[in-house]
RNA sequence: CUCUUAUCCAGAAAGGCGGAGGGACAGGCCCGACGAUGCCUUAGCAACCAGCAGCCAUGCGAAGGUGCUAAUUCCUGUUUCGAGAUGCGGCCCCGGCCAGGUUUCGGAAGCAGAUAAGUU
Repeated sequence: CUCUUAUCCAGAAAGGCGGAGGGACAGGCCCGACGAUGCCUUAGCAACCAGCAGCCAUGCGAAGGUGCUAAUUCCUGUUUCGAGAUGCGGCCCCGGCCAGGUUUCGGAAGCAGAUAAGUU
């Protein structure tokens, strides 16, 4: 780096270094000289792997390997379903029917991404 599987609305910050952009991408919206992002130390959260127990459903614990500690993966991105709003068109028995468009809210699936375990 490729692929597979699982998870992603919970949780958890102080100090030091350093000095300008950062939040993956695009749009939005945020964070940032009251010092962000990043790096280091310490602390913490969680429990994927490993460990232990097991009635094989699962549970325990955390000093091992990772991960994480602004905002739901910050929100949206593609498709579809339901409800609402809006405007155009067509049909006819003229106040109803039909098809599709835009948009708001909610649901589902998906794309992309992150992490773990395996794999090429």
Predicted 3D model of a 120-nucleotide RNA (SAM riboswitch aptamer (S box leader)) from Hymenobacter sp. BT559. The model forms 97% of the base pairs in the Rfam consensus. The organism belongs to Hymenobacter, within Bacteria.